[in-house]
Context: one part of a larger RNA
């Protein structure tokens, strides 16, 4: 892992509700007594049950149980007005749903406490009695002898044998290191350190859990230690994690507000089921009315920014200048007026559309009971994404909001693949038609038709910019057989080297002026050039040539710009259309739409409806046992194996074989009643 068996909303009490049944102003209980028949008030206390009208069901009608309204009544408060509660149906039993208390659906902590509980055969440190340390080296004190000294002493030679001394793969112990040993955490081996000492070691014995022991590491106290182990409190607690067992059917959420809180709850909101009432409700459309200060717009309409200019006043400010000074002139600034450029979430003289509220009409819904009210049961209070929009942020598959759609809880088709995009909301089946999107092959359907564009594999998915390059199309303007544009040939002059400046300044350093003449035309010179001249082109004119040329605007294609990590990436093949633009026709394509049949729900029918997580409601299938009833079975029960049939499903039935003694059905009832999951438990394999 697999198979089999086991495995999780239960029991008691209590409160609420629904249903059924009994009796009923009572019910239950043997009784005591409990609940109810009266309320109200903190309490002392006081203490109701009535009238009128409307009106649903029903009814020909009158009427009209309940119901509603007004009035009345009881109590409390209050001076009063008035306000609050009340103004007659319960009770017992059973079943189900649910609240609360208990282990309370099951499993799961780390922990806390208790016990004259068990442990020092491991290990820590004391204690008692023992054991062990090859060999070698160095050579302390002391002692002896000799020499020496006034003395203390000194020197030399022997002897001696000290030491947390030295060497040491002897034994023994062991810090460190190893990609060693099939190598696992303590083992072994190697390496390395200690190896007469604070040495190593055997046996006995001592210290016990908030305690021991500790050359201190929170180390060690039996593979357990920042408080051992065993048993008990104990099913500790867990707002956390995992799991929680048959079918069909109707409806169907929320990720929000407030409080606590922030992994959770409570109340409200949103869902469901039931009851009451009895006639309106209305999210869409139109109109009317009301308030608004957003978008926009505007600013000599405020406020705050803000460009340029003109005119003017005043001298208070600053600068410059003239003057002996008084003062003058001038510039800036300031102020006023006029013209002018540009702005504002926290500016507004203005000001929409939408939206909101109310009313009327329409639409839609509603006596098959809407709206509203009351009650039983919930779940939800981590949301996400897309479009439009408002903030924060350089930005984000970012973050905080508003409105709407979707996913969540939604299958199917398309987008290669895909929660949210496009199409479309799925009962079961038959046949057809379309949607989005497609029609060369993979791959269903056009190698379809017409007219263009692209040459870049652009593109065929998603438009990356400034800037640059090169095409197409359309329109407009200007020039043009009185000859345009481009090319070619020729001319392009004179006063004059204009004046000034300057070393020079002659068209061409700079300043001023920019005339005249001859002409077909020719600048007081557009560029190159010279030290300055010179020289070369240009404007301009003529000739030649002979039909279009130039410019602007708009639309559009392509190229460069152009950058990501294994190796090219339209889904691929591939395509010059099978790319792009503008049109057209046909076809394919979904569970959509139409259509035949069937099932279910609602409904008198006609007909409508049929997705669904959390969750609510309804109806069923199956298991074990009990009671009752009529039955089956040695002419073969249950069980098991195989096959077949029926039903929308849980499932049911039949046949054969096996088996060898019990079994099913119906009606009630009781529950240890349904497994694929829990690193589930036990067994097998």
């Nucleotide at each position: 892992g697999c198979c089999a068996g086991g495995g999780a909303g239960u029991g008691u009490a209590u409160g609420g509700g629904u249903g059924u049944g009994g009796c009923a102003a009572g019910c239950c209980g043997a009784a005591a007594g409990g609940c109810g028949a009266a309320g109200u008030g903190a309490a002392a206390g006081c203490g109701a049950g009535u009238g009128u009208g409307c009106g649903c069901a029903a009814g020909u009608a009158a009427u009209g149980a309940g119901g509603c309204a007004c009035a009345g009544g009881a109590u409390a408060u209050g001076a009063a007005a008035a306000u609050a509660u009340c103004u007659a149906a319960g009770u017992c039993a059973c079943a189900c749903c649910u609240u609360u208390a208990c282990g309370a659906c099951c499993c799961g902590a780390a922990g806390c406490c208790a016990u004259u509980g068990u442990g020092a055969u491991c290990u820590a440190c004391g204690c008692g009695c023992g054991g062990c340390c090859a060999g070698g080296a160095c050579g302390a004190a002391g002692u002896c002898g000799g020499c020496u000294u006034u003395g203390c002493g000194g020197c030399c030679g022997a002897u001696g044998g000290a030491g947390g001394u030295c060497c040491g793969c002897a034994a023994c112990c062991a810090a460190u290191c190893c990609u060693a040993g099939u190598a696992u955490a303590u083992c072994u081996g190697g390496c390395u350190g200690g190896g007469u000492g604070a040495g190593c070691u055997g046996c006995g014995g001592g210290u016990a859990g908030g305690g021991g022991c500790g050359a201190u590491a929170g180390a060690c106290c039996a593979c357990u230690c920042g408080a051992a182990c065993a048993u008990g409190g104990c099913a500790a607690u867990a707002g956390c994690g995992g799991g929680u067992c048959c079918c069909c059917u109707c409806c169907g959420a929320a990720g929000u507000a407030u409080a606590u809180u922030u992994a959770g709850u409570a109340u409200a909101g949103c869902c469901u089921c039931g009851a009451g009432c009895g006639a309106g409700c209305u999210c869409g459309c139109a109109c009317a009315u009301a308030g608004g200060g957003u978008a926009g717009a505007g600013c000599u309409a405020c406020c705050g920014a803000u460009u340029a200019g003109a005119a003017g006043u005043u001298u208070c400010g600053g600068g410059a200048u003239c003057g002996a000074a008084a003062g003058g002139u001038u510039c800036c600034a300031c102020c006023u007026u006029c013209u002018u450029c540009u702005c504002a979430a926290a500016c507004u003289c203005c000001g929409a559309a939408u939206a909101u509220a109310u009313g009327u009409g329409c639409u839609g819904c509603g006596u098959a009971g809407a709206c509203c009210u009351c009650g039983g049961g919930a779940g939800u209070c981590g949301g996400u994404u897309c479009g439009c929009u408002u903030g924060g942020g350089u930005a984000a598959g970012c973050u905080a909001g508003g409105c709407g759609g979707a996913c969540g809880a939604g299958a199917c088709u398309g987008a290669a693949a895909g929660g949210a995009c496009a199409g479309u909301g799925a009962c079961u089946u038959u046949g057809g038609u379309u949607a989005a999107g497609g029609u060369c092959c993979c791959u269903a359907a056009a190698u379809c038709u017409u007219a263009g564009u692209u040459a870049a594999g652009u593109g065929u998915a998603c438009c990356u910019a400034a800037a640059g390059a090169c095409g197409a199309u359309a329109a407009a303007a200007u020039c043009u057989u009185a000859g345009a544009c481009a090319g070619u040939c020729g001319g392009g002059a004179g006063g004059u080297a204009g004046g000034c400046u300057c070393a020079g300044a002659a068209g061409c350093a700079g300043c001023c002026a920019u005339c005249c003449u001859u002409u077909a035309a020719a600048a007081a010179a557009c560029g190159c050039g010279u030290c300055a001249u010179a020289g070369c082109g240009u404007a301009c004119c003529g000739a030649u040539u002979g039909a279009g040329a130039u410019u602007u605007u708009a639309u559009u294609a392509u190229c460069u710009g152009a950058a990501g990590a294994u190796a090219u990436a339209c889904g691929g093949g591939g395509c010059u259309a099978a790319a792009c633009u503008a049109a057209g026709u046909a076809c394919c394509g979904a569970g959509a739409c139409c259509u035949g049949a069937g099932c279910a729900u609602c409904g008198a029918a006609a007909g409508a409806u049929g997705u669904g997580u959390a969750g609510g409601g309804g109806g069923g299938c199956g298991u074990a046992c009990u009671a009752u009833g009529g039955g089956a079975u040695u002419a073969g029960a249950a069980g098991c194996u195989u096959g077949a049939u029926c039903a929308u499903a849980a499932g049911a039935u039949c046949a054969a074989g096996u088996g060898g003694a019990u079994c099913a059905c119906a009606u009630a009832g009781u529950a240890g009643u349904g497994a694929a999951a829990a690193u589930c438990c036990u067994g097998g394999u």

RNAcentral holds the full RNA, with entries from ENA.
Large-subunit ribosomal RNA, domain II from Candidatus Parvarchaeum sp., 685 nucleotides, folded computationally.
The source organism's lineage runs through Archaea, Nanobdellati, Candidatus Parvarchaeota and Candidatus Parvarchaeum.